A computed fold for a 77-nucleotide RNA from uncultured Methylobacillus sp., annotated as transfer RNA. It was read from a public genome assembly. Taxonomically the source falls in Methylobacillus (Bacteria, Pseudomonadati, Nitrosomonadales, Methylophilaceae). Its Rfam family is "tRNA". Its family is annotated with triplet codon-amino acid adaptor activity in the Gene Ontology. Its mean pLDDT, the model's own confidence on a scale to 100, is 81.
RNA sequence: CGGGGUGUGGCCUAGUCCGGUAAGGCGCUUCGUUCGGGACGAAGAGAUCGGAGGUUCGAAUCCUCUCACCCCGACCA
Numbered sequence: 001c002g003g004g005g006u007g008u009g010g011c012c013u014a015g016u017c018c019g020g021u022a023a024g025g026c027g028c029u030u031c032g033u034u035c036g037g038g039a040c041g042a043a044g045a046g047a048u049c050g051g052a053g054g055u056u057c058g059a060a061u062c063c064u065c066u067c068a069c070c071c072c073g074a075c076c077a
Base pairs, nucleotide, nucleotide: 001073002072003071004070005069006068007067010026011025012024013023020057028044029043030042031041032040033039050066051065052064053063054062
């Protein structure tokens, strides 16, 4: 330098192909059962999806640019 992949609550992952307003597990908070812990049950908070721009009534999803990391190749030595 070229090609490919990944990026989504604190952590892990689904959803992307085929646009319809983000789901699950762990963790956290509160309440109940318990002397308490743990465990179980119930309720709740928490992400506008790496960043910017564009298309659209509507974008995690499509398009362009860009950042970080990983893999492969080329070049130099």